RNA sequence: GCGUAAUCAAGGCAAACUUGUCGAAAGGCAAGGACGCAAAGCUACGGACCUACGACGCUUCCCGCGUUACGGUCGCCUGGCCGCCACG
Numbered sequence: 001g002c003g004u005a006a007u008c009a010a011g012g013c014a015a016a017c018u019u020g021u022c023g024a025a026a027g028g029c030a031a032g033g034a035c036g037c038a039a040a041g042c043u044a045c046g047g048a049c050c051u052a053c054g055a056c057g058c059u060u061c062c063c064g065c066g067u068u069a070c071g072g073u074c075g076c077c078u079g080g081c082c083g084c085c086a087c088g
Base pairs, nucleotide, nucleotide: 002088003087004086012037013036017032018031019030020029021028022027035075041081042080043079046077047076048073049072050071054068055067056066057065058064
């Protein structure tokens, strides 16, 4: 440096749910809590999916419906970057 994830050691992260908070929502953040994770570390480049404030269209009007991301998900996948131990 590369490969592997069975094993040793040290550990790390934290799903659902609850409470609070931000947000139109999806969802985020914090505390509690552990379903799990060898990258469940970072990154929204590509794909996929979620939401639709706003915009556009429909609707006699309203209610509402449809399309759409500049919003979101890295614990959906890929790519990029960084990384512990062990074995080869």

c-di-GMP-I riboswitch aptamer from Paenibacillus sp., 88 nucleotides, folded computationally. Taxonomically the source falls in Paenibacillus (Bacteria, Bacillota, Caryophanales, Paenibacillaceae). The coordinates come from a structure-prediction model, not an experiment, and the mean pLDDT is 85.